Transfer RNA from a Parcubacteria group bacterium, 75 nucleotides, folded computationally. The coordinates come from a structure-prediction model, not an experiment, and the mean pLDDT is 80. It matches the Rfam family "tRNA". By type it is a transfer RNA. Rfam describes the family as follows. Transfer RNA (tRNA) molecules are approximately 80 nucleotides in length. RNAcentral holds the sequence, with entries from ENA. NCBI's taxonomy places the organism under Bacteria, Bacteria candidate phyla.

RNA sequence: GACCCCAUAGUUCAAUGGAUAGAACGAGAAUCUCCUAAGUUCUAGAUGCAGGUUCGAUUCCUGCUGGGGUCACCA
Numbered sequence: 001g002a003c004c005c006c007a008u009a010g011u012u013c014a015a016u017g018g019a020u021a022g023a024a025c026g027a028g029a030a031u032c033u034c035c036u037a038a039g040u041u042c043u044a045g046a047u048g049c050a051g052g053u054u055c056g057a058u059u060c061c062u063g064c065u066g067g068g069g070u071c072a073c074c075a
Base pairs, nucleotide, nucleotide: 001071002070003069004068005067006066007065010025011024012023013022018055027043028042029041030040031039048064049063050062051061052060
């Protein structure tokens, strides 16, 4: 330098055009208990960035950023 893959809650993963973006673990509160743990209920929390297509984008397209891989160059 060329090509391919990946980027979603604090973490690990879903959702692959239809709209309220879900789950588990973790966090906070309540309840329960003599206390703690466990249990139960509730709450908060995310689409890497900028454009484009579309009635509608996490999803499709382009560029960029970051991570991983393959190949090439290195007189």